[in-house]
RNA sequence: CGAGUCGGUCGGACGGCCGCGGCCGAGAGGUCGAGGAAAGUCCGGACUCCACAGGGCAGGACGGUGGGUAACACCCACCCGGGGCGACCCGCGGGAACAGUGCAACAGAAAGUAGACCGCCGGCUUUCGGGCCGGUAAGGGUGAAACGGUGGUGUAAGAGACCACCAGCGCCCACGGCGACGUGGGCGGCUAGGUAAACCCCGUCCGGAGCAAGGCCAAGAGGGCGUUUCGGCGCCUGUGCGGACGAGUUGCCCGCUCGAUGUCCGCAGGUGGGCCGCAUCGAGGUCACCGGCAACGGUGGCCCCAGACAGAUGGUCGUCGCCGGGGGAACCCGGUACAGAAUCCGGCUUACAGACCGACUCGCCAC
RNA sequence: GCCCCCAUCGACUAGCGGUCCAGGUCACGGCCCUUUCAAGGCCGCAGCACGGGUUCGAAUCCCGUUGGGGGCA
Numbered sequence: 001c002g003a004g005u006c007g008g009u010c011g012g013a014c015g016g017c018c019g020c021g022g023c024c025g026a027g028a029g030g031u032c033g034a035g036g037a038a039a040g041u042c043c044g045g046a047c048u049c050c051a052c053a054g055g056g057c058a059g060g061a062c063g064g065u066g067g068g069u070a071a072c073a074c075c076c077a078c079c080c081g082g083g084g085c086g087a088c089c090c091g092c093g094g095g096a097a098c099a100g101u102g103c104a105a106c107a108g109a110a111a112g113u114a115g116a117c118c119g120c121c122g123g124c125u126u127u128c129g130g131g132c133c134g135g136u137a138a139g140g141g142u143g144a145a146a147c148g149g150u151g152g153u154g155u156a157a158g159a160g161a162c163c164a165c166c167a168g169c170g171c172c173c174a175c176g177g178c179g180a181c182g183u184g185g186g187c188g189g190c191u192a193g194g195u196a197a198a199c200c201c202c203g204u205c206c207g208g209a210g211c212a213a214g215g216c217c218a219a220g221a222g223g224g225c226g227u228u229u230c231g232g233c234g235c236c237u238g239u240g241c242g243g244a245c246g247a248g249u250u251g252c253c254c255g256c257u258c259g260a261u262g263u264c265c266g267c268a269g270g271u272g273g274g275c276c277g278c279a280u281c282g283a284g285g286u287c288a289c290c291g292g293c294a295a296c297g298g299u300g301g302c303c304c305c306a307g308a309c310a311g312a313u314g315g316u317c318g319u320c321g322c323c324g325g326g327g328g329a330a331c332c333c334g335g336u337a338c339a340g341a342a343u344c345c346g347g348c349u350u351a352c353a354g355a356c357c358g359a360c361u362c363g364c365c366a367c
Numbered sequence: 368g369c370c371c372c373c374a375u376c377g378a379c380u381a382g383c384g385g386u387c388c389a390g391g392u393c394a395c396g397g398c399c400c401u402u403u404c405a406a407g408g409c410c411g412c413a414g415c416a417c418g419g420g421u422u423c424g425a426a427u428c429c430c431g432u433u434g435g436g437g438g439c440a
Stems, first nucleotide, its partner, number of pairs: 001363010012320007020033005035338001039349002042347005047210004054254004059206005064078005079093001080091004094201002100199002102195002117140002119136007148166006167191001169188008214276004223236005240267006246258004271440001284303008321336006368439007377393004385423001395411005416432005
């Protein structure tokens, strides 16, 4: 200099003017006010109710090992397999599909203890083209896949039939490692095919629902409260109308709980009170030190950080930045991503103009 | 906001991993029949929402995205 790999940060800045929402304040005013994904709602939790959560069946999720965590399908480190010259990347990675069942179209002789089309070899036969019987699995052919590879012995031709080496499988031993596993040695039989994102088996975990969860307040018999587009309607309350005897525990059974001034279902109608949950205290942020390879944990200091009426978080001007175009230049014109909180956290995934930083690899050149 | 479900020609649909370059009905186009139209007959056009993975092989199984639909008090 060129080509590349991995990780991280930011994602416009400053000022003026006019606004919007929360909180504080008597007022003037002060203070705070979107994101790395607030998104998808895909996982895991907190919280609330059903019996603080019970038994059984069914079902679901996860799946190398060790660690981290409140927990996880997340993260870190390592192992194994595959790819790359390399930095490094990829893996839904249990049952070495030796518990069982199933599947494999077409082609092919044969698709799982299978099988012989061509070929090769032997025998018999021949009208010399061949035919029949048997052996064989080395060679050809089919296929995604055909029961180890190379060399030799052997044989009519062949074949783990036998031998040597190699690959692979099972068992045992030694050493290293917490472990997955690795390295070395010995023995065995000579070869065991694929598929579990097919059923299934093994191990671990999971009770269900979700803030529209759930709780409180006001008023109460022909009345109260709320809302309205002024026609009406909702909630409370023995009666809107009709029906059932059960309903809830959101699959089923048991169990439990509630229920006759009751509970539930169907139909019709309507979109609508206040407060809490809920937004200052949390698995919180940040800085330093310590432990750890790391994820992360511990201790100490500092900080308080959006929030609803399903409703705020904006607009404009100036200067500068970045990108594109024009111009000799001063400068001019246009653009500046994805998106946007709604109970709250930890993750994953997806979208994203551009800018910056760090570590490393390979190639060439020069010293 | 929370929780579910679905996606195959223009429309409605069939399709338990292979016999599927996906079948049927209606619609659309052409031809035949008819004096003409309809009906009928023959032929044609046209589709697995998108991307990746598992598998020898995917409309079908798994993951993600996109689009659509439903429920709640």

Two RNAs folded together computationally: RNase P RNA and transfer RNA, 440 nucleotides in total. Rfam match: Bacterial RNase P class A.